[in-house]
Context: one part of a larger RNA
RNA sequence: UUUCAACGCUGGCGGCGUGCCUAAUACAUGCAAGUCGAAUGGUAGCAAUACCAUGGCGAACGGGUGAGUAACACGUAGGUAACCUGUCUUUAAGCCGAGGAUAACCAUUGGAAACGAUGGAUAAUACUGGAUAGGACAUUUGAAGGCAUCUUUAGAUGUUUAAAGAUUUAUCACUUAGAGAGGGGCCUGCGGCGCAUUAGCUAGUUGGUGAGGUGAAGGCUUACCAAGGCGAUGAUGCGUAGCCGGACUGAGAGGUUGAACGGCCACAAUGGAACUGAGAACGGUCCAUACUCCUACGGGAGGCAGCAGUAGGGAAUUUUCGGCAAUGGGCGGAAGCCUGACCGAGCAACGCCGCGUGAACGAAGAAGUAUUUCGGUAUGUAAAGUUCUUUUAUUAGGGACGAAAAGACAGAUUGACGGUACCUAAUGAAUAAGCUCCGGCUAACUACGUGCCAGCAGCCGCGGUAAUACGUAGGGAGCGAGCGUUAUCC
Numbered sequence: 001u002u003u004c005a006a007c008g009c010u011g012g013c014g015g016c017g018u019g020c021c022u023a024a025u026a027c028a029u030g031c032a033a034g035u036c037g038a039a040u041g042g043u044a045g046c047a048a049u050a051c052c053a054u055g056g057c058g059a060a061c062g063g064g065u066g067a068g069u070a071a072c073a074c075g076u077a078g079g080u081a082a083c084c085u086g087u088c089u090u091u092a093a094g095c096c097g098a099g100g101a102u103a104a105c106c107a108u109u110g111g112a113a114a115c116g117a118u119g120g121a122u123a124a125u126a127c128u129g130g131a132u133a134g135g136a137c138a139u140u141u142g143a144a145g146g147c148a149u150c151u152u153u154a155g156a157u158g159u160u161u162a163a164a165g166a167u168u169u170a171u172c173a174c175u176u177a178g179a180g181a182g183g184g185g186c187c188u189g190c191g192g193c194g195c196a197u198u199a200g201c202u203a204g205u206u207g208g209u210g211a212g213g214u215g216a217a218g219g220c221u222u223a224c225c226a227a228g229g230c231g232a233u234g235a236u237g238c239g240u241a242g243c244c245g246g247a248c249u250g251a252g253a254g255g256u257u258g259a260a261c262g263g264c265c266a267c268a269a270u271g272g273a274a275c276u277g278a279g280a281a282c283g284g285u286c287c288a289u290a291c292u293c294c295u296a297c298g299g300g301a302g303g304c305a306g307c308a309g310u311a312g313g314g315a316a317u318u319u320u321c322g323g324c325a326a327u328g329g330g331c332g333g334a335a336g337c338c339u340g341a342c343c344g345a346g347c348a349a350c351g352c353c354g355c356g357u358g359a360a361c362g363a364a365g366a367a368g369u370a371u372u373u374c375g376g377u378a379u380g381u382a383a384a385g386u387u388c389u390u391u392u393a394u395u396a397g398g399g400a401c402g403a404a405a406a407g408a409c410a411g412a413u414u415g416a417c418g419g420u421a422c423c424u425a426a427u428g429a430a431u432a433a434g435c436u437c438c439g440g441c442u443a444a445c446u447a448c449g450u451g452c453c454a455g456c457a458g459c460c461g462c463g464g465u466a467a468u469a470c471g472u473a474g475g476g477a478g479c480g481a482g483c484g485u486u487a488u489c490c
Stems, first nucleotide, its partner, number of pairs: 003487001005486005012355006018348002020313001025311003029308003034057003039054006064267003074191007083184003088180007096130001098128002105120006134161012165172003193239003200230003205227008242264004246257004269289005291302004319345001321344003327341001328339004358388004368379004393427006402417001434479005439460003445474005455462002
């Protein structure tokens, strides 16, 4: 000097930030992902409307945490002639013609519940065939190019494979193919911890061939063959750790660090698995385990490392707040709905910055207090007093920007914060100073008490009867809404 700090004493205001570093411990309660009637069928109702179910899109984003991970996890620079990509943009073409079901519903019925079972009826942009096109794949002919496998392009033959409608008639959807944007997968060079009191490690191990698998290269998997591969330029093992942009410090080199903000990764009680989907799982599914809860004992339910909040741990870390007004996201043609993302408010001197606690004059140098050589000296222009000011405070009145868009034109509407900021007026010095230190380092000294006691102390060291070093008082020094101590980095 620094800090996500804590502790002690003290504490007026504002702005901007920050706020479980410990138990990735356990969680009561509420909320945190829905939306579409312009896809469809119903139930209730006179209707408005509400709800149920099928269906579509979203729920893979956003938000949290850092347990694991020494690794292509991250950073950086490349490769992909080895790949994928919903929505969006753009280009081209198309949207023909059929069918069978099923839920909600009704009836019966099982169960304490969670949740089911059977029968009957029905719709679609749900599902299944058919047609046609382009595409894909295989074989084959030619041309151009490259980077070895090859790539691009023009044909031929064969195989396979599309579509959906809605409405307020202007659009929104649907299918196929090409391109783009953005996003992702995989691979590689280089880079960044400790211990050698860890020296050998390795059998799918290293390579090849065939086969399988994947969106995709590959021992990724498998059969066979070979015996390789890594290692003192530190393999393997053990320990520690999310990585980076950055941050702190320093003249720099460097050292330390990875809170907040941004990028990437990993995780979601613990372990495992698949499904759906363009993409995969915190608030999805299934299995196992531990724990908690309900039960009619037959069986069920749950997962805050989302926002608040509780218990526990700890030196220590906040409200079970307001609003979708703004920004952004999901759905919708839109109106709109949802959004603990976000925007705000609350709490905390936790940090940084700013402001204030008054200003000018005022010597009878008052009183008091301390000291004294008893003359005085100090506190000290300090106070009182006089004259002002009103930042701040209180009261009253006014009162925002953030909000102008959402196909075009016209008109209207929309603010949680907030009656806040700010402005004006009135009142009255009125509402506001402490903390540490004073032997040297190190700015600042006297008196009394104590008597190697009580105590102080960062180092040197003070204290055993005249202590500037302990305690108190007066005085002084430093910083100041803070000041010290402890911890910690440089």
Predicted 3D model of a 490-nucleotide part of an RNA (small-subunit ribosomal RNA, 5' domain) from an uncultured rumen bacterium. Rfam family: Bacterial small subunit ribosomal RNA. Rfam links the family to the GO terms ribosome and structural constituent of ribosome. The RNAcentral record of the full RNA draws on ENA, Greengenes and SILVA.